[in-house]
RNA sequence: GCGCGUUUAGCUCAGCCGGAUAGAGCAACUGCCUUCUAAGCAGUAGGCCGGGGGUUCGAGUCCCUUAACGCGCG
Repeated sequence: GCGCGUUUAGCUCAGCCGGAUAGAGCAACUGCCUUCUAAGCAGUAGGCCGGGGGUUCGAGUCCCUUAACGCGCG
């Protein structure tokens, strides 16, 4: 330099052929339980999907560009 892959919540990930309020587990917080802690149970908060642009009635999903990381080739 070229090609491919990944990037979604604090962390690890899902999201099927584009469709309406973007989900799960863990972590956090609150409450219950307990003499206390842990465990367990119930609940709450937390992300506009790496950045920018485009297509579309509608984009996490399609296209272009760009950044980081990983793999391969030269």